[in-house]
Molecule: c-di-GMP-I riboswitch aptamer
Organism: Gallionella sp.
RNA sequence: AAAGAGCUAAGCUACACCCAUCGCGAGGUGGGGUCAGAAAGCCACGGGGCUCCGAACCGAGCCAGCCGGGUUGCUAUA
Numbered sequence: 001a002a003a004g005a006g007c008u009a010a011g012c013u014a015c016a017c018c019c020a021u022c023g024c025g026a027g028g029u030g031g032g033g034u035c036a037g038a039a040a041g042c043c044a045c046g047g048g049g050c051u052c053c054g055a056a057c058c059g060a061g062c063c064a065g066c067c068g069g070g071u072u073g074c075u076a077u078a
Stems, first nucleotide, its partner, number of pairs: 005075002012037002017032006035065001041071003045068003048063005
């Protein structure tokens, strides 16, 4: 001293929903809330879902709490 793990402890985030606000929209932000999570921290690189334009192609966006991947962090043991 980590991969792995998440026992113990201290904590962390905040699904749905409500209010306000931004956006054509998906959705975002703040407050309340607390389903769940062990990175539910960050990243749009790949897949997937969604939105806008639109006859279509093309294009532009959203979702990291859909999966994979990258990267960083907390606690204990050895």